A computed fold for a 73-nucleotide RNA from an uncultured Candidatus Berkelbacteria bacterium, annotated as transfer RNA. Its Rfam family is "tRNA". By type it is a transfer RNA. Rfam describes the family as follows. Transfer RNA (tRNA) molecules are approximately 80 nucleotides in length.
[in-house]
RNA sequence: GCCGAUAUAGCUCAGUUGGUAGAGCAACACUUUUGUAAAGUGAAGGUCGUGGGUUCGAAUCCCUCUAUCGGCU
Numbered sequence: 001g002c003c004g005a006u007a008u009a010g011c012u013c014a015g016u017u018g019g020u021a022g023a024g025c026a027a028c029a030c031u032u033u034u035g036u037a038a039a040g041u042g043a044a045g046g047u048c049g050u051g052g053g054u055u056c057g058a059a060u061c062c063c064u065c066u067a068u069c070g071g072c073u
Base pairs, nucleotide, nucleotide: 001072002071003070004069005068006067007066010025011024012023013022019056028042029041030040031039049065051063052062053061
C1' cells in the first nucleotide's frame, strides 16, 4: 500500500428483508435472614465509533474518517 471483519448499556452479545433499541451478567433499591450469601421483585442505565447523504422514517442502505483484529505484498 491492497483486501476483509468488527465497533450497540459498566462487561459479554442479540437486533435476518428500514418502522418507537433488547437479553444475560454486574452495580443500585426493596422482600426474605439475627447478619451475610443464595433466591425473588423492581427501577435505572444507550444521542447504536465520527461526520455527511438517501428516505415520511436509518443500529440497519450509501459515502468519508477513526480505532481494533486478521490476511496479502